[in-house]
Overview: Small-subunit ribosomal RNA, 3' major domain from an uncultured bacterium, 470 nucleotides, folded computationally. Rfam family: Bacterial small subunit ribosomal RNA. Its mean pLDDT, the model's own confidence on a scale to 100, is 84.

Context: one part of a larger RNA
RNA sequence: UGACGGGCACCCGCACAAGCGGUGGAGCAUGCUGUUUAAUUCGAAGAUACGCGAAGAACCUUACCUAGAUUUGACAUCCCCGGCAAUGCUAUAGAAAUAUAGCGGAGGUUACCCGGGAGACAGGUGGUGCAUGGUUGUCGUCAGCUCGUGUCGUGAGAUGUUUGGUUAAGUCCAAUAACGAGCGCAACCCUCUUCCUAAGUUGCUAACAUUUAGUUGAGAACUCUUAGGAUACUGCCAGUGCAAACUGGAGGAAGGUGGGGAUGACGUCAAAUCAUCAUGCCCCUUAUGACUAGGGCUACACACGUGCUACAAUGGCGUAAACAAAGGGAAGCGAAGUGGUAACAUGGAGCGAAUCCCAAAAAUAACGUCCCAGUUCGGAUUGUAGUCUGCAACUCGACUACAUGAAGCUGGAAUCGCUAGUAAUCGUGGGUCAGCACACCACGGUGAAUACGUUCCCGGGCCUUGCACA
Numbered sequence: 001u002g003a004c005g006g007g008c009a010c011c012c013g014c015a016c017a018a019g020c021g022g023u024g025g026a027g028c029a030u031g032c033u034g035u036u037u038a039a040u041u042c043g044a045a046g047a048u049a050c051g052c053g054a055a056g057a058a059c060c061u062u063a064c065c066u067a068g069a070u071u072u073g074a075c076a077u078c079c080c081c082g083g084c085a086a087u088g089c090u091a092u093a094g095a096a097a098u099a100u101a102g103c104g105g106a107g108g109u110u111a112c113c114c115g116g117g118a119g120a121c122a123g124g125u126g127g128u129g130c131a132u133g134g135u136u137g138u139c140g141u142c143a144g145c146u147c148g149u150g151u152c153g154u155g156a157g158a159u160g161u162u163u164g165g166u167u168a169a170g171u172c173c174a175a176u177a178a179c180g181a182g183c184g185c186a187a188c189c190c191u192c193u194u195c196c197u198a199a200g201u202u203g204c205u206a207a208c209a210u211u212u213a214g215u216u217g218a219g220a221a222c223u224c225u226u227a228g229g230a231u232a233c234u235g236c237c238a239g240u241g242c243a244a245a246c247u248g249g250a251g252g253a254a255g256g257u258g259g260g261g262a263u264g265a266c267g268u269c270a271a272a273u274c275a276u277c278a279u280g281c282c283c284c285u286u287a288u289g290a291c292u293a294g295g296g297c298u299a300c301a302c303a304c305g306u307g308c309u310a311c312a313a314u315g316g317c318g319u320a321a322a323c324a325a326a327g328g329g330a331a332g333c334g335a336a337g338u339g340g341u342a343a344c345a346u347g348g349a350g351c352g353a354a355u356c357c358c359a360a361a362a363a364u365a366a367c368g369u370c371c372c373a374g375u376u377c378g379g380a381u382u383g384u385a386g387u388c389u390g391c392a393a394c395u396c397g398a399c400u401a402c403a404u405g406a407a408g409c410u411g412g413a414a415u416c417g418c419u420a421g422u423a424a425u426c427g428u429g430g431g432u433c434a435g436c437a438c439a440c441c442a443c444g445g446u447g448a449a450u451a452c453g454u455u456c457c458c459g460g461g462c463c464u465u466g467c468a469c470a
Base pairs, nucleotide, nucleotide: 001470002469004466005465007464010461011460012459013458015454016453019418020417021416022415023414026309027308028307029306030305031304034300035299042053043052064295065294066293067292068291070289073121077120078119079117080116081115082114083113088103089102090101091100092099093098123284124283126282127281128280132278133277134273135272136271137269139267144183145182146181147180148179149178150159151158152157162175163174164173165172189261190260191259192258194230195229196228197227198226199225200224204219205218208217209216233255236249237248238247239246240245311411315370316369317368318367319366321364327358328357329356332351333350337346338345339344377408382403383402384401385400386399387398388397424446425445426444427443428442429441430440
């Protein structure tokens, strides 16, 4: 000087408290351990692994296993020789890769392309993340981390960065052997909320006409769209204060950082990743490379994490009504109509989309029914019959109908999230994708309760003190 303390003082955070809803019990989904296996590929491991890499394992992917075949190679450059062909098509053998035979025939004649050969080499998702780059998590959006000159100290170092206030903030003010500066904080960026101007189609409809319908004429007001601007600064008032600032108020759509996002200082964990990629060294080179078929990654006494659905009446079911936002669409979205109980089929209008389509929003409200029961709750499991995608749904897809109708009556110890348009609850869309979503990412609808307070638990900041640690 740091680190540490079941030392002290001060301060902060959904850290506790006050509340609301969960997890832990059940069934299922999914990830992981373990076990099993020919293989169940590999990585991730307290917080900071475990719906994580994987934004989607039937083949492919695929790295694993078994079997079959291969050795200058599936991919690249160089050399020599040969061919006019090669891709392809057909036949035979085969699980295929492939092998053999035939057909075929563009461009071109040093070339390209194909075949053969020798070796230099290719190749490796083989090892080392404790050799590395790059990228990422975490402390933490915490308020810190430093430098120049000066001064002090023999020196390591100190000072500045401390003290008194204040702030979300090393934010600002006052004091001060310090005076300044840098990286952070804040602001500049995006978005939501209000207004103005411009523009009015595919969007809108107040007035006039018209219609089943903004449908059409018309209108440019309103909504909305997308460009440009305005607005908020403790600016104004009162009180307190040296000041910074704080408390209250006015006006205002918005008030003291207006809400949300992006943005992550010096560093810590030899944190993670050699399997995104790159890369040193080591290792394999008729195999640890490469091809193919089938299997596996989907196993199942168990244990754990994360979710979904429930256990019901604030509910289930039926009938007929209402109100979104944000997205996607050409090898695509696919309307009306028709068939089917349905999944879906048929059909093909329209649309590269403010025009057409996906598209029905659902919770909700109204009416009816059930009457507290393992039930008209709950839907697992299983049987049968089907639909769709795709060479192909046996291992191992999703969906539909009928039948079946398991556990479960609110969950021990323990433990998690959340402070407002939040929690809770309700649907919608998208990416991945042939097909497959209870996951992920986004969108809107309905819409709470509580916070006395900082004694305690956890984490962090700062001052100080002890110290057998560095």